[in-house]
RNA sequence: UCAGUCUCCGUGGGAGAGAAGGUCGCGAGACCUCGCCGAAGGCGCAACCCACCCGUCAAUCGCUCAGGCAAAAGGGCCACGGAAGACCA
Numbered sequence: 001u002c003a004g005u006c007u008c009c010g011u012g013g014g015a016g017a018g019a020a021g022g023u024c025g026c027g028a029g030a031c032c033u034c035g036c037c038g039a040a041g042g043c044g045c046a047a048c049c050c051a052c053c054c055g056u057c058a059a060u061c062g063c064u065c066a067g068g069c070a071a072a073a074g075g076g077c078c079a080c081g082g083a084a085g086a087c088c089a
Base pairs, nucleotide, nucleotide: 004087005086006085007084008082009081010080011079012078013077018034020033021032022031023030024029035069036068037067041065042063043062044061049055
């Protein structure tokens, strides 16, 4: 120490699945039952590697604990902008 990458903030975009049934409630919602979804989070696994260990090790794959299944909210991820750090030529 420009640009770039990562973390963070803001803006825009952003999928899937019952507006399910019952009870309570003025309502927002809460509880129970069955059926579903995967893109908050979480968990699990390969090759490579390894001192050969029940090791290391990833996801948009799998599991659905959590979350979700009209709208709203949220939402992996993408784009743009910004600040302070870290990495780095």